[in-house]
Formats: sequence, C1' cells, structure tokens
RNA sequence: GCAGCCGUGGCGGAAUUGGCAUACGCGCACGUUUGAGGUGCGUGUCCGAGAGGGUACGAGUUCAAAUCUCGUCGGCUGCA
Repeated sequence: GCAGCCGUGGCGGAAUUGGCAUACGCGCACGUUUGAGGUGCGUGUCCGAGAGGGUACGAGUUCAAAUCUCGUCGGCUGCA
C1' cells in the first nucleotide's frame, strides 16, 4: 500500500428484515437481612435542573438509522 472484519454505559454483551438505545450479566453505591462479616433480597448506576441529547467522528438516504450509503479516525486478521 491492497483486501476482509470490527468500534454501543465503568467492563462483557444484546437490540435477529430500518421502528421503545443501553435488555441481561459483572462491577459499583445505598438500603435490608446478621451479634459481625459473607451470601441472599430491594433500589439506583450515559449526559443534562429540565426540555432534550447521546451507539468512534462527520455527512447522506428515509416519515424514521446503532442498523443502509460515503468519507475520516482507531483496532484485529490476511496478502504484498
């Protein structure tokens, strides 16, 4: 340099033909249970006071985009 695959909360990872973004698990915080601790259980856990915004970044298509198209950046693999 060329080709293929990939990029979603703190982490893993869903969203299965374009139609409720972050289901579920882990971690963390608080509460509860205990004499105390562990386990278990409950609530919360992207940003924002709210309205809203947010799927690596920017643009496009569409009534509607994490999903389709183009470009950029980054990672992995293969070829040279």

Predicted 3D model of an 80-nucleotide RNA (transfer RNA) from an Oscillospiraceae bacterium. Its mean pLDDT, the model's own confidence on a scale to 100, is 82. It matches the Rfam family "tRNA". Its family is annotated with triplet codon-amino acid adaptor activity in the Gene Ontology. The source organism's lineage runs through Bacteria, Bacillati, Bacillota, Eubacteriales and Oscillospiraceae.